[in-house]
This record gives sequence, structure tokens and C1' cells, in this order.
RNA sequence: AGGGGCGUAGCUCAACUGGUAGAGCACCGGCCUCCAAAACCGACGGUUGCAGGUUCGAGUCCUGCCGCCCCUGCCU
Repeated sequence: AGGGGCGUAGCUCAACUGGUAGAGCACCGGCCUCCAAAACCGACGGUUGCAGGUUCGAGUCCUGCCGCCCCUGCCU
């Protein structure tokens, strides 16, 4: 330098060929218990990496940039 993949809740990941952003775990509250753990119930939690574009509508499509990983190549 070229090519590919990934970026979504604190963490691990979903989201059907564009149509209301979800689950598990963690944290918090309740229940239970002598106390706690486990189990169960509930609640909380998001600028979908950043900036634009297309569209009635973008996590999804297009462009640029940033970060991480892999492959190829060049130089010393």
C1' cells in the first nucleotide's frame, strides 16, 4: 500500500432481503432465609464507533473517517 471481517446496554451477543432496538449475565429492589447463597418475581439500562448521503422510514443500503483483528505485498 491492497483485500477481507468486526464495532449495538457495564459484559457476551441477537435483530428475518429497510418497518416500534431485544435476550442472557451483571448491578438494583422484592420474595425466601436466623443470615446469606441458589431459585423465583420486578425494575433500571442505548446518540446502534463518528460524520454525511439515499429513503415516507436506516442497526440494516451508499460514501468518507476512526478503532480492533486476519490475509497479501513493499522497504530497512